[in-house]
RNA sequence: UCUUAUCAAGAACGGCGUAGGGAACAGGCCCGCUGAUGCCGUAGCAACCGAUCCAGACUUUGUCAGGAUGACAGGUGCUAAAUCCUGCUCCGCUUCAGGCGGAGAAAGAUGAGA
Numbered sequence: 001u002c003u004u005a006u007c008a009a010g011a012a013c014g015g016c017g018u019a020g021g022g023a024a025c026a027g028g029c030c031c032g033c034u035g036a037u038g039c040c041g042u043a044g045c046a047a048c049c050g051a052u053c054c055a056g057a058c059u060u061u062g063u064c065a066g067g068a069u070g071a072c073a074g075g076u077g078c079u080a081a082a083u084c085c086u087g088c089u090c091c092g093c094u095u096c097a098g099g100c101g102g103a104g105a106a107a108g109a110u111g112a113g114a
Stems, first nucleotide, its partner, number of pairs: 001114007012042005020031003025087004043079003048075002050072001051069004056064003083107001088104007
């Protein structure tokens, strides 16, 4: 970089450390000297891959999908707010320079594969 799945649930304390932080830009809205963001430690959350078990479909020596167990002396991930919200396109409603709702796109995050 490409493909693909998921993204409204869940899970905090301590140490270090300093002024901004919530991916980028803009607008909102929040968090932060009662110390945020970050790093480290510990604890926890969670079934994406793996593991074990159960039970299927089909074009059956394969292919495709399902369920359960449980954080596992396997690999990751995550632990403010929906991916914090909006931004682009389409649709519906409306009290119509506006507002509300829905579907998708784009971007991003994480896993798996290449």
Predicted 3D model of a 114-nucleotide RNA (SAM riboswitch aptamer (S box leader)) from a soil metagenome. Of the family's consensus pairs, 97% are formed in the model. Its mean pLDDT, the model's own confidence on a scale to 100, is 82.